[in-house]
Context: one part of a larger RNA
RNA sequence: GGAUGAACGCUAGCGACAGGCUUAACACAUGCAAGUCGAGGGGCAGCAUGGGAGGUGGCAACACCACCCGAUGGCGACCGGCGCACUGGUGAGUAACACGUAUGCAACCUGCCCCCUACAGGGGAAUAACCCAGAGAAAUUUGGCCUAAUGCCCCGUAGUCCGCGCCGCGGCAUCACGGCGUGGGGAAAGAUCCGUCGGUAGGGGAUGGGCAUGCGGCGCAUUAGCUGGUUGGCGGGGCAACGGCCCACCAAGGCUACGAUGCGUAGGGGUUCUGAGAGGAAGGUCCCCCACACUGGUACUGAGACACGGACCAGACUCCUACGGGAGGCAGCAGUGAGGAAUAUUGGUCAAUGGGCGUGAGCCUGAACCAGCCAAGUCGCGUGCGGGAAGACGGCCCUACGGGUUGUAAACCGCUUUAGCCGGGGAGUAACGAGCGGCACGCGUGCCGCCAUGAGAGUACCCGGAGAAUAAGCAUCGGCUAACUCCGUGCCAGCAGCCGCGGUAAUACGGAGGAUGCGAGCGUUAUCC
Numbered sequence: 001g002g003a004u005g006a007a008c009g010c011u012a013g014c015g016a017c018a019g020g021c022u023u024a025a026c027a028c029a030u031g032c033a034a035g036u037c038g039a040g041g042g043g044c045a046g047c048a049u050g051g052g053a054g055g056u057g058g059c060a061a062c063a064c065c066a067c068c069c070g071a072u073g074g075c076g077a078c079c080g081g082c083g084c085a086c087u088g089g090u091g092a093g094u095a096a097c098a099c100g101u102a103u104g105c106a107a108c109c110u111g112c113c114c115c116c117u118a119c120a121g122g123g124g125a126a127u128a129a130c131c132c133a134g135a136g137a138a139a140u141u142u143g144g145c146c147u148a149a150u151g152c153c154c155c156g157u158a159g160u161c162c163g164c165g166c167c168g169c170g171g172c173a174u175c176a177c178g179g180c181g182u183g184g185g186g187a188a189a190g191a192u193c194c195g196u197c198g199g200u201a202g203g204g205g206a207u208g209g210g211c212a213u214g215c216g217g218c219g220c221a222u223u224a225g226c227u228g229g230u231u232g233g234c235g236g237g238g239c240a241a242c243g244g245c246c247c248a249c250c251a252a253g254g255c256u257a258c259g260a261u262g263c264g265u266a267g268g269g270g271u272u273c274u275g276a277g278a279g280g281a282a283g284g285u286c287c288c289c290c291a292c293a294c295u296g297g298u299a300c301u302g303a304g305a306c307a308c309g310g311a312c313c314a315g316a317c318u319c320c321u322a323c324g325g326g327a328g329g330c331a332g333c334a335g336u337g338a339g340g341a342a343u344a345u346u347g348g349u350c351a352a353u354g355g356g357c358g359u360g361a362g363c364c365u366g367a368a369c370c371a372g373c374c375a376a377g378u379c380g381c382g383u384g385c386g387g388g389a390a391g392a393c394g395g396c397c398c399u400a401c402g403g404g405u406u407g408u409a410a411a412c413c414g415c416u417u418u419a420g421c422c423g424g425g426g427a428g429u430a431a432c433g434a435g436c437g438g439c440a441c442g443c444g445u446g447c448c449g450c451c452a453u454g455a456g457a458g459u460a461c462c463c464g465g466a467g468a469a470u471a472a473g474c475a476u477c478g479g480c481u482a483a484c485u486c487c488g489u490g491c492c493a494g495c496a497g498c499c500g501c502g503g504u505a506a507u508a509c510g511g512a513g514g515a516u517g518c519g520a521g522c523g524u525u526a527u528c529c
Base pairs, nucleotide, nucleotide: 001529002528003527004526006525007524008523009522010521013381014380015379016378017377019374020373021339026337027336028335030334031333032332035082036081037080040079041078043075044074047073048072049071050069051068052067054065055064056063057062089292090291091290099216100215101214102213103212104211105210108209109208113205114204115203116202117201118200119199121155122154123153124152131144132143133142134141135140161184162183163182164181165180166179167178168177170175190197191196218264219263220262225255226254227253230252231251232250233249235247236246237245267289268288269287270286271282272281273280274279294315295314296313297312298311317328318327319326320325345371347370348369349368353367354365355364356363357362384415385414386413387412394406395405396404397403398402419470421465422464423463424462425461429456435450436449437448438447439446440445441444473518474517475516476515477514478499479498480497484513485512486511487510488509494501495500
């Protein structure tokens, strides 16, 4: 000098764009953060419509009241499907194939999506909700009876599925691929607004993952030996798959001065800072990967988890309790306490982008988009511009009837109006999808027209108006280092990054005048180069 997720002191006009618990992976009140589908199903608690026989008022039309009917729109709870493994948070652990990079899988999986081929025949048993009866303070739960399905099961049928044999072809190879034969076990579901949407099996693709390997990236040798499933083999179990991953048996191996083992520290990378570079340091925001979800362990479901807002067990903690027993997990968004030098609102909207479900309308979405707070950063703008010498008054200094300096500075004259204030207008972000109408053809898609859709926000921006009006500080002035005098003090009070100042003329302390530097900031402290 540069840099920072900074903090502190003094000061402070505006905007744009970025940023904001670095400490206690400490504990959490409250609300929200994952639902959706009635075009899978039985139903009908609530709402609305319709119908029915009544009652009240009324001449009547009709209005109101209570009851019945799932008949219709729809729909709480329930069965079922898909999603909840994404998104979002954090960095505790991890020195490891965790990450980066380059390969391999002839050792593997892949829901939704795309393409191709073939198919969907027949039958059955349950169960939730509901109803009835019961236990419990509650959380919750038990028994009985009934019923449905795209829930479950059985039979039939099927091959390019699985196993074995033969032939061909390829490969370093355990073998892969193609054909033939033989054996084996296994499928399916309907709904509909009639347009479609779905179901099953097999093959291929795409995407996402799993595994293995080479190389690379840290401190200590004041850590020198480490290892018993340890190293390898045969056989098995298990897995999507390979493998001591696990097991029985057999052998005695395996790693290490090219640093094993141990201890300490640490998420890794893209990148960021600095530097001419080489290098050194860092890994906050954004992106990719990993790990974790009160602590430890376990599996279940599923295409996918050993699962942040799922389950079970153990533990610590907090809460409820009728003392028998129960409930909970903000390292999601806000917010609270604590810790700390220190880090924000218990805000708005699904309008856009994206995600889940749904044929769709749509619903959900603290992802996201916006707004709020903070000079905490970068950039931009402003606090006026021109003229104006009696070089005014005042202040300060001196060689003091005078001069120097503050200083064109002010006053005064003319001009302008950014930002701010007042009034008026007022966006882009919106494109789709859907609906309606029309057209085309390759017949389920495309095109055209109409209609509707904005949280931010009456914001940005534009026009007009008044008026210099509302807007400058901070640090320093001995040398390094740009900038000097007077007064006070008298080794005192104090300053200080280093050298060093201060003991009676201190450019170094304190004040004043003046000057220098930067400027809505300026200094100090901390850390890195």